[in-house]
Molecule: c-di-GMP-I riboswitch aptamer
Organism: Pelotomaculum isophthalicicum JI
RNA sequence: AUCUGAAAAAGGCAAACAUAGUGAAAACUAUGGACGCAAAACUACGGGUCUAAAGUGCUGCGGGCGCUAUGACAGCCGGGUUGCCAGG
Numbered sequence: 001a002u003c004u005g006a007a008a009a010a011g012g013c014a015a016a017c018a019u020a021g022u023g024a025a026a027a028c029u030a031u032g033g034a035c036g037c038a039a040a041a042c043u044a045c046g047g048g049u050c051u052a053a054a055g056u057g058c059u060g061c062g063g064g065c066g067c068u069a070u071g072a073c074a075g076c077c078g079g080g081u082u083g084c085c086a087g088g
Stems, first nucleotide, its partner, number of pairs: 002088004012037002017032006035075001041081003045078003048073003055067005
C1' cells in the first nucleotide's frame, strides 16, 4: 500500500418501542432501550423512498382531491471522503 472479516481482544454505534421537546408532515433531538451493524462514521453526487407547509390546478366552494422539494431518509442501493482491531 492492498485484500479479507473465520476466530479473538479493546472499544464503538443503536432498530422497534416509551417519555419529553421541535416540526405542517415526513422526520429529527435528548433520555431510557437493543433489532441489528466492520464503516449502522461523514457526504443528498446518481438512482430510489417518504412528506406536501408554502405555491399551483380542479371542484359541488364545504372542505376535499391532484401536481410540486425548497423539507427529509446515509440503518434502501451505488459513488466519493475518512477510519479501529485482527488476519493474509